[in-house]
The part of an RNA shown here (small-subunit ribosomal RNA, central domain) has 388 nucleotides and comes from Characiochloris sp. FACHB-3864. The coordinates come from a structure-prediction model, not an experiment, and the mean pLDDT is 82. The RNAcentral record of the full RNA draws on ENA. It is recorded under the gene name rrs.

Context: one part of a larger RNA
RNA sequence: UUGGGCGUAAAGCGUCUGUAGGUGGUUCAAAAAGUCUACUGUCAAAUACGAUGGCUCAACCAACGGCAGGCAGUGGAGUACUAUUGAACUAGAGUUCGGUAGAGGUAGAGGGAAUCCCUAGCGUAACAGUGAAAUGUGUAGAUUUUAGGGAGAACACCAGCGGCGAAGGCGCUUUACUGGGCCGUAACUGACACUGAGAGACGAAAGCUAAGGGAGAGAAGAGGAUUAGAUACCCUCCUAUUCUUAGCCGUAAACGAUGGAAACUAAGUGGGGGAGAGCACCAAAAUCUUAACAAUUUUAUUGUUAAGAUUCAUGUGUAAUAACUUCCCUGCUGUAGCUAACGCGUUAAGUUUCCCGCCUGGGGAGUAUGCUCGCAAGAGUGAAACUC
Numbered sequence: 001u002u003g004g005g006c007g008u009a010a011a012g013c014g015u016c017u018g019u020a021g022g023u024g025g026u027u028c029a030a031a032a033a034g035u036c037u038a039c040u041g042u043c044a045a046a047u048a049c050g051a052u053g054g055c056u057c058a059a060c061c062a063a064c065g066g067c068a069g070g071c072a073g074u075g076g077a078g079u080a081c082u083a084u085u086g087a088a089c090u091a092g093a094g095u096u097c098g099g100u101a102g103a104g105g106u107a108g109a110g111g112g113a114a115u116c117c118c119u120a121g122c123g124u125a126a127c128a129g130u131g132a133a134a135u136g137u138g139u140a141g142a143u144u145u146u147a148g149g150g151a152g153a154a155c156a157c158c159a160g161c162g163g164c165g166a167a168g169g170c171g172c173u174u175u176a177c178u179g180g181g182c183c184g185u186a187a188c189u190g191a192c193a194c195u196g197a198g199a200g201a202c203g204a205a206a207g208c209u210a211a212g213g214g215a216g217a218g219a220a221g222a223g224g225a226u227u228a229g230a231u232a233c234c235c236u237c238c239u240a241u242u243c244u245u246a247g248c249c250g251u252a253a254a255c256g257a258u259g260g261a262a263a264c265u266a267a268g269u270g271g272g273g274g275a276g277a278g279c280a281c282c283a284a285a286a287u288c289u290u291a292a293c294a295a296u297u298u299u300a301u302u303g304u305u306a307a308g309a310u311u312c313a314u315g316u317g318u319a320a321u322a323a324c325u326u327c328c329c330u331g332c333u334g335u336a337g338c339u340a341a342c343g344c345g346u347u348a349a350g351u352u353u354c355c356c357g358c359c360u361g362g363g364g365a366g367u368a369u370g371c372u373c374g375c376a377a378g379a380g381u382g383a384a385a386c387u388c
Stems, first nucleotide, its partner, number of pairs: 003360004007342002012356001014202004021195003025089006033082002035077009049065002052062003092192001093189004097184004104178007111155001115151007126137002163170002207248006216242002221237004259355006267333010278318004285311012337344002361388003370381004
């Protein structure tokens, strides 16, 4: 490199945006670059292939013949397909309009429970802690209890294999600003699409810098226990940290250990969101039936009025429960199929297409070296010798 692979054996970038590139919907026309075809030139000889001959045969040798294929040039074909150019379309994609659910994001304001601290009152000898203890706190009045004040952090119940977000992640209430999704409806644009090397943005926790803050928890540290020892598990303290703001870091079992997009392929049963339909009411219109009145050519026809029924459209409402259709999201069981098995199974690990990333025995090693980034910690890229 080819081939084969990437849920768990080695292997999907943490996630997204997007440049180049690759790939790309339907119809018509042109032209002929790819494509197909004919001819010419060339691809030395030897070798190889075919058939003939010569050494007694063979190996070997001699002379002869030629396909396929590559490259270049010239001529031709236009049934297709791809690329190009032009014209058109709406099923992909997007925009507008009307709704709708949500811990989506940022900033501000407010709230109560708990904890700790301070002050004052009550009150007296214990409290705390454990398997048991001790260190620790307390007669300088603790623990307890009542009242008042303060501080910081997190938001019980609701809460749900519930929701939202690209991922990381997001949960008290409320206000402002703001992103995305989904549904419905026609209208508009007319392939504007998919993927995406480099590149850019975001990215838990820990860590770093500066300034604040510091209730509780608590690496390190100190002490008490336990133990043969105990640099631990248990206990008492407690620093960094955890919190805020502004920067940096750029990593995680960043996991669904499963890249993105599109199409197709049994069923059953849940959860979440929307729409339709349904139901009720209101008004208008049309049709039909009946009754009354009027006119006429009088067992009839037409017109007007009233009552009832039906149909369709619009508007409004629809608490709770049950139920129908359809779209989107999210679970479970499971057929075919796949899989080494486990299992996956319309949210595929099934059947296909396009694009990207990655793997190639274990160790050495995510090490050395170089380079880039970083304040540092380190991160990214990333070998070989040797060994089994």